[in-house]
RNA sequence: GCAGCGGACCAGAUGACCGUCCCAUCGUCGCGCUCCGCGCGGUGGUGGGGAGGAAAGUCCGAACUCCGCAGGGCAGUGCGCCGGGUAACUCCCGGUCGGGGCAACUCGAAGGACAGUGGCACAGAAAACAUACCGCCGUCCCUGGCGCGCAAGCGCGAAGGACGGUAAGGGUGAAAAGGUGCGGUAAGAGCGCACCGCGUCUGUCGCAAGACAGAUGGCAGGCAAAACCCCGCACGGAGCAAGACCAAAUAGGGAGGCGACAGAGACGGGCGGCCCGCCCGAAGCCUCCGGGUAGGUCGCUCGAGCCCGUCAGUAAUGCCGGGCCUAGAGGAAUGGUUGUCAUCCACCAUUGCGCGCCGCAAGGUGCGCGACGGUGGAAACAGAAUUCGGCUUACGGCACGCUGCGGUG
Numbered sequence: 001g002c003a004g005c006g007g008a009c010c011a012g013a014u015g016a017c018c019g020u021c022c023c024a025u026c027g028u029c030g031c032g033c034u035c036c037g038c039g040c041g042g043u044g045g046u047g048g049g050g051a052g053g054a055a056a057g058u059c060c061g062a063a064c065u066c067c068g069c070a071g072g073g074c075a076g077u078g079c080g081c082c083g084g085g086u087a088a089c090u091c092c093c094g095g096u097c098g099g100g101g102c103a104a105c106u107c108g109a110a111g112g113a114c115a116g117u118g119g120c121a122c123a124g125a126a127a128a129c130a131u132a133c134c135g136c137c138g139u140c141c142c143u144g145g146c147g148c149g150c151a152a153g154c155g156c157g158a159a160g161g162a163c164g165g166u167a168a169g170g171g172u173g174a175a176a177a178g179g180u181g182c183g184g185u186a187a188g189a190g191c192g193c194a195c196c197g198c199g200u201c202u203g204u205c206g207c208a209a210g211a212c213a214g215a216u217g218g219c220a221g222g223c224a225a226a227a228c229c230c231c232g233c234a235c236g237g238a239g240c241a242a243g244a245c246c247a248a249a250u251a252g253g254g255a256g257g258c259g260a261c262a263g264a265g266a267c268g269g270g271c272g273g274c275c276c277g278c279c280c281g282a283a284g285c286c287u288c289c290g291g292g293u294a295g296g297u298c299g300c301u302c303g304a305g306c307c308c309g310u311c312a313g314u315a316a317u318g319c320c321g322g323g324c325c326u327a328g329a330g331g332a333a334u335g336g337u338u339g340u341c342a343u344c345c346a347c348c349a350u351u352g353c354g355c356g357c358c359g360c361a362a363g364g365u366g367c368g369c370g371a372c373g374g375u376g377g378a379a380a381c382a383g384a385a386u387u388c389g390g391c392u393u394a395c396g397g398c399a400c401g402c403u404g405c406g407g408u409g
Stems, first nucleotide, its partner, number of pairs: 001405006009397002012341007020050014052381001056392002059390005064239004076235005081095005096110001097108004111230002116228002119223002133170002135166007145156004178196006197219001198217008243298004253289006267281005305324005311318002343378006352369007
C1' cells in the first nucleotide's frame, strides 16, 4: 500500500432573528366562590427543560393493570449441546461438537430417522427389509470356423443362448450400503491383513458437554424432523384505547310530590268464570337517587435509571463508594432563515517537489503531485406516545486493534 476481520465511539459546533410543546414565575382580562384571597380559562413577558442509536419492525422476555383461577388434563404455541449471567428470556458470556475461511475470525433451531406415517424432481438397474443395465467369471447347449485323421470321427472353440456367481470397474444422480493398499479368488467381495473411519468397553483428564489413550468387534447403514410425528421442558387471557376517580346537556330507569280538597262519569289494568264491588294508573311539571356518554383528572415518568471509580470474575455480570435528574405532549412540540468555524468532494492556481524534452551552461518548456489559498457543492437512516431488557432490520462517518499478501529501509 491492497484485501479483509473485530469491538468501541460520534451522529457537526456556535451566534442572531422568528416560531413551537411542557414546567416555574410575574403581569393583565374574564368568570366563579363568603369581601382579604383562592381557583379556572384566555393573553403577554421572563427563566429552565425538550428525541434515537436505532425512537422503527412489534419478533421474544418482563414490570404494571384488569379479568379468570381447588387441582389436574386436552388442544395450541415456543424451545431443545454443556456451564454460567440475569427480574426474566428463545437474550448475553465462556466452552464443546460440526460447517466455512490460508488466517484474523465467523455461522449453527445442535434431542429422536429400527416408535409410526409419508417424501426424495430428472436421470438411473436400484433412492432403501436393497438391487443388477453394461461389464467380469464359471458350467452347459449350439453354430460359422480351426487343428488331427484316408474316412467315420475326435479335440479346441469366437459370436449367440440358458442357468448360476460377483458387486472390484463403467454408467446415473445433489446423494448409491465404509476409504486406500497388499494378499486372496474362476472372477470378486471385510473374504483375510495393515493404516484410516465407525461401534462397544476400560482407563486418564474435565463440574459438564466432551477430549485423549488402550483394548475389542469386520462393521451398524442414505437425506430430510424449519414434513407430520415421538420424547423432554416452559407457557391462564387481554393489554395504558390496560385501568381508577370526578362528572354535564339530552334520552332512558327508579322513588316521591304536584296534577287531585271532594264527588261523578268515560278509558286501560289488577282481583274474579261473569256481574257488582274494591284497588291502581294517566299528559305535563318539580325534586331526589342510580347507571352510562361527552368532557376532565390520575395512571405518566425516580427507574431491574444514567455517569465515574475501586474490588471479584477469562467474560457476561455483580458488590460497594461518589455524583446526577434527563421530554411527558395527547393529533401530537423538539422547527425555519441566516452568519462564522469544522469535515468531505470537485475545479482553479502561486511558491515548491518529482519525471521527461531542448540547451555546453545559465535557463526555458510539458506532464503529474500539491502545504497554504480561492470558488462552488454535499452532509445518511430516521421522529418519543405506559415503561424497561433483548433481537432483527435501515443507515453516514472518524480513529483503533488484529490477519493475509506485496513493496521499501

This is a predicted structure of a 409-nucleotide RNA (Bacterial RNase P class A) from a Vicinamibacterales bacterium.
The RNAcentral record of the sequence draws on ENA.
A source record names the gene rnpB.
Its Rfam family is "Bacterial RNase P class A". Rfam's curators write: Ribonuclease P (RNase P) is a ubiquitous endoribonuclease, found in archaea, bacteria and eukarya as well as chloroplasts and mitochondria. Its family is annotated with ribonuclease P activity, dimeric ribonuclease P complex and tRNA processing in the Gene Ontology.
The prediction has a mean pLDDT of 75.